[in-house]
Context: one part of a larger RNA
RNA sequence: CUGGGCGUAAAGCGCGCGUAGGCGGUUUAAUCAGUCGGAUGUGAAAUCCCCGGGCUCAACCUGGGAAUUGCAUUCGAUACUGUUAAGCUAGAGUAUGGUAGAGGAGAGUGGAAUUCCCGGUGUAGCGGUGAAAUGCGUAGAUAUCGGGAGGAACAUCAGUGGCGAAGGCGACUCUCUGGACCAAUACUGACGCUGAGGCGCGAAAGCGUGGGGAGCGAACAGGAUUAGAUACCCUGGUAGUCCACGCCGUAAACGAUGUCAACUAGGUGUUGGGGAGCUUGACUCUUUAGUAUCGUAGCUAACGCGAUAAGUUGACCGCCUGGGGAGUACGGCCGCAAGGUUAAAACUC
Numbered sequence: 001c002u003g004g005g006c007g008u009a010a011a012g013c014g015c016g017c018g019u020a021g022g023c024g025g026u027u028u029a030a031u032c033a034g035u036c037g038g039a040u041g042u043g044a045a046a047u048c049c050c051c052g053g054g055c056u057c058a059a060c061c062u063g064g065g066a067a068u069u070g071c072a073u074u075c076g077a078u079a080c081u082g083u084u085a086a087g088c089u090a091g092a093g094u095a096u097g098g099u100a101g102a103g104g105a106g107a108g109u110g111g112a113a114u115u116c117c118c119g120g121u122g123u124a125g126c127g128g129u130g131a132a133a134u135g136c137g138u139a140g141a142u143a144u145c146g147g148g149a150g151g152a153a154c155a156u157c158a159g160u161g162g163c164g165a166a167g168g169c170g171a172c173u174c175u176c177u178g179g180a181c182c183a184a185u186a187c188u189g190a191c192g193c194u195g196a197g198g199c200g201c202g203a204a205a206g207c208g209u210g211g212g213g214a215g216c217g218a219a220c221a222g223g224a225u226u227a228g229a230u231a232c233c234c235u236g237g238u239a240g241u242c243c244a245c246g247c248c249g250u251a252a253a254c255g256a257u258g259u260c261a262a263c264u265a266g267g268u269g270u271u272g273g274g275g276a277g278c279u280u281g282a283c284u285c286u287u288u289a290g291u292a293u294c295g296u297a298g299c300u301a302a303c304g305c306g307a308u309a310a311g312u313u314g315a316c317c318g319c320c321u322g323g324g325g326a327g328u329a330c331g332g333c334c335g336c337a338a339g340g341u342u343a344a345a346a347c348u349c
Base pairs, nucleotide, nucleotide: 004320005319006318007303008302012317014201015200016199017198021194022193023192025088026087027086028085029084030083031082033081034080035077036076037075038074039073040072041071042070049065050064051063052062053061054060091191092188093187094186095185096183097182098181099180103177104176105175106174107173108172109171110154115149116148117147118146119145120144121143125136126135162169163168206247207246208245209244210243211242215241216240220236221235222234223233258316259315260314261313262312263311266294267293268292269291270290271289272288273287274286275285276284277283278281298305299304322349323348324347331342332341333340334339
């Protein structure tokens, strides 16, 4: 190389855009580069293989043939692939009219609640726990009423509901903006798929500068518990959580399931469109795009998957190769740092 794999055994990059490359619908014609066939030359000898011969046999020696799967030249074949030319519309896209949506960014607004401040009423407790204590309170707390400040999050609606490539997205209004779906026509005419490098996005925590700081709350302090208690429980509480800008680039970033396309029984629910029917309804049938659940064939070690495949196939990429050492060391690259990424070996079982 051939070969086997990647839901849970080792193995799908966190996700996208896209360069090179690989692969590529349909018709006709041309060409003959790939492909296939013939011929010629060459492919040293020995060796190997086949048929013979010689040592009494064999090993060994030896004659002939075959082979030397290759290369070059030349003559042909033309289905497929390539190339060139001209077309086509089933892939892809554009236009038109609609639809749903927590898709994204910015600005503004709202109510409930917590906390704090001011004032009124009011008096001895409050709080907390398994039980307590620390803590708060006669300098008037807790409770209750009125007023004010400020920050963060948006109850109900809410749904195996919706949107987004993923991370993720949930009060309301406005502005800007991305994508999807449906219907019927028209247009472009393969413009496509994948994608090594590359580029961008990327929860939380963390970092830098400047703000903000209600609640919560690593660290820390105290009270308990306990043999001890650097914990679980309680009272406090700083970073942080929030905003702007800039970094970081990792997660059980999970469907532990790469992307795209084709084909292969059904049943039930639900979301967004379209169509038809009548008995006009909380209706029925049908179609399409999602999202769930059960299940046939088939697959699977089993569990399970089952048109949203882990079935049957094709295209391209990524990754795996016993456990530990180790996702570590060294080196490179990136980072302010924390660290990330790439990634061994000795040794050992």
Model confidence (mean pLDDT): 89 of 100.
The part of an RNA shown here (small-subunit ribosomal RNA, central domain) has 349 nucleotides and comes from an uncultured prokaryote.
The full RNA is in RNAcentral, with records from ENA.
Rfam family: Bacterial small subunit ribosomal RNA.